[in-house]
RNA sequence: UGAGGGAUCGUCUAACGGCAGGACGACGGGUUCUGGCCCCGUUAAUCAAGGUUCGAAUCCUUGUCCCUCAGCCA
Numbered sequence: 001u002g003a004g005g006g007a008u009c010g011u012c013u014a015a016c017g018g019c020a021g022g023a024c025g026a027c028g029g030g031u032u033c034u035g036g037c038c039c040c041g042u043u044a045a046u047c048a049a050g051g052u053u054c055g056a057a058u059c060c061u062u063g064u065c066c067c068u069c070a071g072c073c074a
Base pairs, nucleotide, nucleotide: 001070002069003068004067005066006065007064010024011023012022013021018054025043026042027041028040029039030038047063048062049061050060051059
C1' cells in the first nucleotide's frame, strides 16, 4: 500500500429496514444467625461524520481503530 472481515451496555452476545433485548457483572432489596445459592428490581450500549428512507444497529459514501492474507522498503 492492496484485498477481505470486524466495531452494539463494564464483558459476552441477539435484533426480516419498524419499541435496542438477553446472559454475566455492578448496585439496591428479599430470603439467611452470617455468607453463598436462590428470588425481585435497578443499572448501562449501536466507532465518527454525512447520505437514502415515513423510519437506519441494519442499506450507501468517507474517515478512525482492530484482525487475517498479500505486497513494498530496509
The prediction has a mean pLDDT of 82. This is a predicted structure of a 74-nucleotide RNA (transfer RNA) from Desulfosudis oleivorans. It was read from a public genome assembly. Taxonomically the source falls in Desulfosudis (Bacteria, Pseudomonadati, Thermodesulfobacteriota, Desulfobacteria).